[in-house]
RNA sequence: GGAGAGGGACAGAUGAUCGCCGGCCGCUCCCGGUUUCGACCGGGGGAGGCGGGAGGAAAGUCCGGGCUCCAUAGGGCAGGAUGGUUCCUAACGGGAACCGGGGGCGACCCCAGGGAAAGUGCCACAGAAAGCAGACCGCCUGCCGAGGCUUUGGCCAAGGCAGGUAAGGGUGAAACGGUGAGGUAAGAGCUCACCAGUUCCGGCGGUGACGUCGGAAGCUCGGUAAACCCCAUCCGGAGCAAGGCCAAAUAGGGGAGUGUUUGAGGACGGCCCGUCCGAGACUCCCGGGUUGGCUGCUGGAGGCCGUCGGCAACGGCGGUCGUAGAGGAAUGAUCAUCACCCUGCGGCGGGUAACCGCCACGGGGAACAGAACCCGGCUUACGGCCCUCUCCGGCC
Numbered sequence: 001g002g003a004g005a006g007g008g009a010c011a012g013a014u015g016a017u018c019g020c021c022g023g024c025c026g027c028u029c030c031c032g033g034u035u036u037c038g039a040c041c042g043g044g045g046g047a048g049g050c051g052g053g054a055g056g057a058a059a060g061u062c063c064g065g066g067c068u069c070c071a072u073a074g075g076g077c078a079g080g081a082u083g084g085u086u087c088c089u090a091a092c093g094g095g096a097a098c099c100g101g102g103g104g105c106g107a108c109c110c111c112a113g114g115g116a117a118a119g120u121g122c123c124a125c126a127g128a129a130a131g132c133a134g135a136c137c138g139c140c141u142g143c144c145g146a147g148g149c150u151u152u153g154g155c156c157a158a159g160g161c162a163g164g165u166a167a168g169g170g171u172g173a174a175a176c177g178g179u180g181a182g183g184u185a186a187g188a189g190c191u192c193a194c195c196a197g198u199u200c201c202g203g204c205g206g207u208g209a210c211g212u213c214g215g216a217a218g219c220u221c222g223g224u225a226a227a228c229c230c231c232a233u234c235c236g237g238a239g240c241a242a243g244g245c246c247a248a249a250u251a252g253g254g255g256a257g258u259g260u261u262u263g264a265g266g267a268c269g270g271c272c273c274g275u276c277c278g279a280g281a282c283u284c285c286c287g288g289g290u291u292g293g294c295u296g297c298u299g300g301a302g303g304c305c306g307u308c309g310g311c312a313a314c315g316g317c318g319g320u321c322g323u324a325g326a327g328g329a330a331u332g333a334u335c336a337u338c339a340c341c342c343u344g345c346g347g348c349g350g351g352u353a354a355c356c357g358c359c360a361c362g363g364g365g366a367a368c369a370g371a372a373c374c375c376g377g378c379u380u381a382c383g384g385c386c387c388u389c390u391c392c393g394g395c396c
Stems, first nucleotide, its partner, number of pairs: 001392008010383001012338007020053002023050003027046008055368001059379002062377005067239004074273004079235005084098005099113001100111004114230002119228002121224003136169002138165007147156003177195006196220001198217008243295004253286006265277003302321008340365005346359005
């Protein structure tokens, strides 16, 4: 100097003028009520003063909850989700650390990480054969044997048939352990030595997943479950447009059906059991009114600081703060200065050099992007800055 990997914080600041939303505090006006006639309560306006007013993702709506209702809420089936171990958490499909596997020269990164020996399915093409398979070329044994040679004893031999074989070759991503030796008619774990793998038995380390060491056995039992499936664990539903209160209005509307304790019907994501409601309790059809206001609505599994424990995620203790609440949807506009980044010219300094730093002036830039009940995550979009580490090259 270049190329990478991991992590952290920030998301411009200050002032002035005008303009919004909300809170608090006096003052003032109007209405209603009460009154012991001092005043008090409630509601609605006006002006003023003092504070406050979007994010780290507010996005996506992918997960998990708090909260509300069904509703008194149990069991099973179906269905769905997750899948190494331990820990964290209100919980999670999230986070931390570790184990195993894989990628990278490396810093580091990735994994939808239980089971293929319960069963079923699939693995194109090529190949003999792709789950207990298989003989294309081969190798060996026996028989027949065109033809050739011959010293007439015989010998060689294409090819054919039967049997044995899977060591060699070929095909393929992958061929049913590997290397070596023995053995065999030729071969084969057929036998042996070593190695890998599988299963079992032990030692040591670890909370554990697992690692490591030793021994034995049979010699060997592809891949795929993000295919069906099996195993383990977990799971009511709907959602702030939930829900609650007030006001107002309409047609106390019309029709059909069931049923009244021998229980119709309804409530529960689907089904079954069970439970509960149920006698004016429902179901269906037609038609009408209301679409207004208040609340829920911001004090939370909250933030910040310190300290202790823990590798960490995070937790305990102590202190402190009060940090938007709109309601068709508020925080905007203008000006000035400073800060940040890029760049041009000039000057100064350091250095062998490549280059680096500072000053002044000029120009340009400033990303992604707006809460709507609240919170913990995940995913996606994005600007510059800082720290640590790895690799490559060059100079001294």
This is a predicted structure of a 396-nucleotide RNA (Bacterial RNase P class A) from Desulfuromonas sp. CSMB_57.
NCBI's taxonomy places the organism under Bacteria, Thermodesulfobacteriota, Desulfuromonadales, Desulfuromonadaceae, Desulfuromonas.
The prediction has a mean pLDDT of 76.